[in-house]
Source information
A computed fold for a 382-nucleotide RNA from a Chloroflexota bacterium, annotated as Bacterial RNase P class A. It matches the Rfam family "Bacterial RNase P class A". Rfam describes the family as follows. Ribonuclease P (RNase P) is a ubiquitous endoribonuclease, found in archaea, bacteria and eukarya as well as chloroplasts and mitochondria. Rfam classes the family as a ribozyme.

RNA sequence: CGAGGAGGACGGACGGUCGCCGCUGCGCUUUAGGGCGUGGGGGAGGAAAGUCCGAGCACCUCAUGAAUCAGAGUGCCUGCUAACGGCAGGGCGGGGUGACCCGACAGAAAGUGCAACAGAGAACAUACCGCCCCGGUGGGAGAAAUCUGACCGGGGUAAGGCUGAAAAGGUGCGGUAAGAGCGCACCGCCCGGGUGGUGACAUUCCGGGGCACGGCAAACCUCACUCGGUGCAAGACCAAAUAGGGAAGUGAUGACCGGAUUCGGGUAGCUUCCGGGUUGGUCGCUUGAGCCUGCGGGCAACUGUAGGCCUAGAUGGAUGGCCGUCGCCGAUUUUCGCUAAGAAAAUCGGUACAGGACUCGGCUUAUAGUCCGCCUCGCGGC
Numbered sequence: 001c002g003a004g005g006a007g008g009a010c011g012g013a014c015g016g017u018c019g020c021c022g023c024u025g026c027g028c029u030u031u032a033g034g035g036c037g038u039g040g041g042g043g044a045g046g047a048a049a050g051u052c053c054g055a056g057c058a059c060c061u062c063a064u065g066a067a068u069c070a071g072a073g074u075g076c077c078u079g080c081u082a083a084c085g086g087c088a089g090g091g092c093g094g095g096g097u098g099a100c101c102c103g104a105c106a107g108a109a110a111g112u113g114c115a116a117c118a119g120a121g122a123a124c125a126u127a128c129c130g131c132c133c134c135g136g137u138g139g140g141a142g143a144a145a146u147c148u149g150a151c152c153g154g155g156g157u158a159a160g161g162c163u164g165a166a167a168a169g170g171u172g173c174g175g176u177a178a179g180a181g182c183g184c185a186c187c188g189c190c191c192g193g194g195u196g197g198u199g200a201c202a203u204u205c206c207g208g209g210g211c212a213c214g215g216c217a218a219a220c221c222u223c224a225c226u227c228g229g230u231g232c233a234a235g236a237c238c239a240a241a242u243a244g245g246g247a248a249g250u251g252a253u254g255a256c257c258g259g260a261u262u263c264g265g266g267u268a269g270c271u272u273c274c275g276g277g278u279u280g281g282u283c284g285c286u287u288g289a290g291c292c293u294g295c296g297g298g299c300a301a302c303u304g305u306a307g308g309c310c311u312a313g314a315u316g317g318a319u320g321g322c323c324g325u326c327g328c329c330g331a332u333u334u335u336c337g338c339u340a341a342g343a344a345a346a347u348c349g350g351u352a353c354a355g356g357a358c359u360c361g362g363c364u365u366a367u368a369g370u371c372c373g374c375c376u377c378g379c380g381g382c
């Protein structure tokens, strides 16, 4: 200097002017509610988005006590957390020269199923081309023994070849008519130990076994663990109004109450249809598993402790309009500079994604541009 990797921060600023929402001091006014004037303080996000997970909180007759089944979710280990499908650190596998990145990561000797086409044959598999032996026919060479090759029939074989993403352990030696873990050595695999580690695992350690069987479970399935429902349009209260309405069915040998069932428990109602009133106001509503700083523990996620801070609460739903100056990005022109890199000035254009609605912890998605350091690789110089 170039190319990368994983992180952090900001994402507009200032002034003037008019206006908006809420709190509050004072004054005036109003039958209360309220209104007017003036002063003070406050007023959107890193994702407020998606509504995908998890909770706090609220209400509900089984969410109480137990069992079985269904359904859904998760799926290596150890930690963190209120919890999670989240986060941190590891293990194993894969990608990359590397910094790093990815993993839907329990089980294939419980069962079922799938793998197009090609190929003989795709998991209790296989004989197309081949290799070997026996018998028969008959050709050539040879004095003969015999050698060589063709065809037919029978038997053996899976080492070599073909096909395929993948062909039933690999290499070598022996053995055989030819071959084959058929036998042996080493490697691979399986089982049992030892050692290290909390553990997943690792192992250049020891012993045994010719060997139990390819892949896919993001296929059905099996296994382990977890799981009540509804949600702020939850819910509580006040005020007001109406029709404490009507019909049918069912109900203590028991309707109804959980996704289903059983035991058990609760309860006097329950189901369906028709019709009427209310749609107003207050609360919930912002002090939180909250934020910041220091010190301690931990590799970290986080956590302990001390001190400090209070940060929108709207309800057809507030923070905006205008003017000016600057910042940042881009283009053009001019000047300086070595015709470079670059710097300055002027002009023009642009300035991302995007806005609460009970609150919080995550995940995912969108994002013009700027800055900060850390790490890796390549080239060159000292």
Stems, first nucleotide, its partner, number of pairs: 001378005007372004012326007020043002023040007045353001049364002052362005057231004062264001065263005071227005076090005091105001092103004106222002111220002113216002128161002130157008139148003169187006188211001189209005194203003235283004245274006256266002290309008327351010